The prediction has a mean pLDDT of 83.
A computed fold for a 529-nucleotide part of an RNA from a Candidatus Omnitrophota bacterium, annotated as small-subunit ribosomal RNA, 5' domain.
The source organism's lineage runs through Bacteria, Pseudomonadati and Candidatus Omnitrophota.
Context: one part of a larger RNA
RNA sequence: GAGUGAACGCUGGCGGCGUGGAUUAGGCAUGCAAGUCGCGCGAACCCGCAAGGGUUAGCGGCAAACGGGUGAGUAAAAAAUGAGCAAUCUGCCCUUAAGUCAGGCAUAGCUUCGUGAAAACGGAGGUAAUUCCUGAUAAGGUCAGCGAAGCGCAUGCUUUGCUGAUUAAAGGUGGGGACCGCAAGGCCUACCACUUGAGGAUGAGCUCGUUUCCUAUCAGCUAGUUGGUGAGGUAACGGCCCACCAAGGCUUAUGACGGGUAGCUGGUCUGAGAGGAUGGUCAGCCACACUGGGACUGAGACACUGCCCAGACUCCUACGGGAGGCUGCAGUCGAGAAUCUUUAGCAAUGGACGAAAGUCUGACUAUGCGACGCCGCGUGCAGGAUGAAGGUUUUCGGAUUGUAAACUGCUUUUGUUAGGAGAGAACCCUUUAACUCUAACAUAGUUAAAGCUGACGGUACCUAACGAAUAAGCCACGGCCAACUCCGUGCCAGCAGCCGCGGUAAUACGGAGGUGGCGAGCGUUACUC
Numbered sequence: 001g002a003g004u005g006a007a008c009g010c011u012g013g014c015g016g017c018g019u020g021g022a023u024u025a026g027g028c029a030u031g032c033a034a035g036u037c038g039c040g041c042g043a044a045c046c047c048g049c050a051a052g053g054g055u056u057a058g059c060g061g062c063a064a065a066c067g068g069g070u071g072a073g074u075a076a077a078a079a080a081u082g083a084g085c086a087a088u089c090u091g092c093c094c095u096u097a098a099g100u101c102a103g104g105c106a107u108a109g110c111u112u113c114g115u116g117a118a119a120a121c122g123g124a125g126g127u128a129a130u131u132c133c134u135g136a137u138a139a140g141g142u143c144a145g146c147g148a149a150g151c152g153c154a155u156g157c158u159u160u161g162c163u164g165a166u167u168a169a170a171g172g173u174g175g176g177g178a179c180c181g182c183a184a185g186g187c188c189u190a191c192c193a194c195u196u197g198a199g200g201a202u203g204a205g206c207u208c209g210u211u212u213c214c215u216a217u218c219a220g221c222u223a224g225u226u227g228g229u230g231a232g233g234u235a236a237c238g239g240c241c242c243a244c245c246a247a248g249g250c251u252u253a254u255g256a257c258g259g260g261u262a263g264c265u266g267g268u269c270u271g272a273g274a275g276g277a278u279g280g281u282c283a284g285c286c287a288c289a290c291u292g293g294g295a296c297u298g299a300g301a302c303a304c305u306g307c308c309c310a311g312a313c314u315c316c317u318a319c320g321g322g323a324g325g326c327u328g329c330a331g332u333c334g335a336g337a338a339u340c341u342u343u344a345g346c347a348a349u350g351g352a353c354g355a356a357a358g359u360c361u362g363a364c365u366a367u368g369c370g371a372c373g374c375c376g377c378g379u380g381c382a383g384g385a386u387g388a389a390g391g392u393u394u395u396c397g398g399a400u401u402g403u404a405a406a407c408u409g410c411u412u413u414u415g416u417u418a419g420g421a422g423a424g425a426a427c428c429c430u431u432u433a434a435c436u437c438u439a440a441c442a443u444a445g446u447u448a449a450a451g452c453u454g455a456c457g458g459u460a461c462c463u464a465a466c467g468a469a470u471a472a473g474c475c476a477c478g479g480c481c482a483a484c485u486c487c488g489u490g491c492c493a494g495c496a497g498c499c500g501c502g503g504u505a506a507u508a509c510g511g512a513g514g515u516g517g518c519g520a521g522c523g524u525u526a527c528u529c
Stems, first nucleotide, its partner, number of pairs: 001529004006525005013377006019370002026333003030330003035062003040059002043056005069288003078212008088204002093200007101135004110125006140167012171192006179186002213260003220250003225247006232240001263285004267278004290311005313324004343366003349363001350361004380410004390401004415466006424456001429451008473518005478499003484513005494501002
């Protein structure tokens, strides 16, 4: 000199954009933060004369593994980067092939009885489904046997022929001309859903190379340890686990093992660079969710607001027993030098579910608070000498404050009041038209036009009126270092980054006037280069 997620002191007008629990991964009152689907199902209730419409506890499906938080642990099971998987999986989505047939047993809700303070639980009866189960079919898949062709870095891989075994499914909504049917419907058709394959995309898992802090006052470490065989397990290789066998393996200073510290990176700060320091906000990855352990469900978790067990803590209790987990958003206590609103809205972007309307969304968008940072603007401009008064100083003549003020003229950024007024809106949906599917002018889809949707907010912005009106401080002045005099004090009180000032004329202490620097800030402290 530059920088900071800063703090402290004095001061403080406005706006834009950012940013704000770094300490106790300490404890938490309260509210909200993950639901959705009635176009899967029965049932109950409400409106209605009816047709029909609405609401939903339960079963069922999808989601809840995302999004959001934090950095405790972790020195390698992580991260960065580059390869590999002939050792792998992948819901929803896209493309493509083939299908979706026939039956059955339950169970929640419900009714009834009972236990309990509650949380909740049990018995009996009976019911539905896109719940569950059985059978059929098998384009294909899997396994076994017998072959064929091609390829590879080894184990092997790919394609293909025959035989045998085994393996699926679920319906819903809309529309309709002929035919069948009393009707429901069959049947046809469109969309959504379902099943089994193949390919893709996306996501994930595993393996290897290189790199990643300090310490030798840590020099040897290791028995699932190193390898083999077999079996198990996994989506998958593997001591991943187990039985048996062998006795190896790592390091040898290129630092094993141990100890300490630490999330890693893109980046950020500094520096001419090389380097050094750092990892807050944003982005990628990892880890964690009161502490420790465990599995279940599922395409995916060993799961922040799921389950079970143990522990500590808090709460309720009829003392028998129960409930809880803010390292989500706000907020509170504590500790601390120190870090914000118990706000609004789903209008936009994104996500979940849904055929859709839509619902949910403390993600997000906005708003509030803090000069915490950066940037911008303002606190007026021009004229004005009797060089006024006052202050300070004086050699008593004057000098200085100083064109500074007063005064005159002007302007109105900002401010106050009033009026006008955006973009962010694209979709979705409704109506109309054309085209496609179709037997169809139905339904559905595509395209085009019109209409509908704004939390912020009557905000930004624009215009008018008023009136210099509403707005300047902080630090320094001995040298380094820009800027000097007077008074007080008298090695006292005090100052100080270093040198050093102060013991009666202190430009160094305290005050005043003046001056210098920066300016809505200024100075100090801490840390980094």